[in-house]
Annotation:
The RNA shown here (c-di-GMP-I-GGC riboswitch aptamer) has 80 nucleotides. The sequence was found by an Rfam model in a public genome assembly.

């Protein structure tokens, strides 16, 4: 350094519920805990979703990234 334990310490947090924001996708906060070794950050490519416009497929403005890749950074240390 790769790698990732029925290890230790700590962390995040799906569905669902409540409140607020947004036309919507969805976001934020609280509860909750299915999961996660990058489920930390970015939002670059692909993909999915929403609004609008023209149209048979595009354009445009957004959303997600806990869908898959990519970039940057990082705690711990058994086995190999």
């Nucleotide at each position: 350094g790769g790698c990732g334990a029925u290890a230790a310490a700590g962390g995040c947090a799906a569905a669902c519920c409540u409140g607020c924001c947004g036309c919507a996708a969805g976001g934020c906060a609280g509860g909750g805990g299915c999961g996660c070794a990058a489920a930390g950050c970015c939002g670059u490519g692909a993909c999915a979703c929403u609004g609008c416009c023209c149209u048979a497929g595009g354009g445009u403005a957004g959303u997600g990234c806990g869908u898959c890749a990519g970039g940057c950074u990082a705690c711990c240390g058994a086995a190999c």
Rfam family: c-di-GMP-I-GGC riboswitch aptamer. Its family is annotated with cyclic-di-GMP binding in the Gene Ontology.
The model forms 91% of the base pairs in the Rfam consensus.
The coordinates come from a structure-prediction model, not an experiment, and the mean pLDDT is 85.